[in-house]
Record summary: Model confidence (mean pLDDT): 81 of 100. Predicted 3D model of a 72-nucleotide RNA (transfer RNA) from Candidatus Sungbacteria bacterium RIFCSPHIGHO2_01_FULL_47_32. The RNAcentral record of the sequence draws on ENA. RNAcentral records the identical sequence in 4 taxa.

RNA sequence: CCCCUUGUAGCUCAACGGAUAGAGCACCCCCGUCCUAAGGGGGUGAUAGAGGUUCAAUUCCUCUCGAGGGGA
Numbered sequence: 001c002c003c004c005u006u007g008u009a010g011c012u013c014a015a016c017g018g019a020u021a022g023a024g025c026a027c028c029c030c031c032g033u034c035c036u037a038a039g040g041g042g043g044u045g046a047u048a049g050a051g052g053u054u055c056a057a058u059u060c061c062u063c064u065c066g067a068g069g070g071g072a
Stems, first nucleotide, its partner, number of pairs: 001071007010025004018055001027043005048064005
């Protein structure tokens, strides 16, 4: 320098282009208990950034940034 893959919550993962972006763990509150624990209920929290296409973008396209791999 070129090519490929990839980026969603604190972590691990979902989401034929279409309903309020879901789940587990973690965290906070409550119930529970004499106290803890188990168990149960509720809550906070995310689409890497900027453009484009579209009635509608996590999804498709471009650029930038980050991660991984391959080639020279």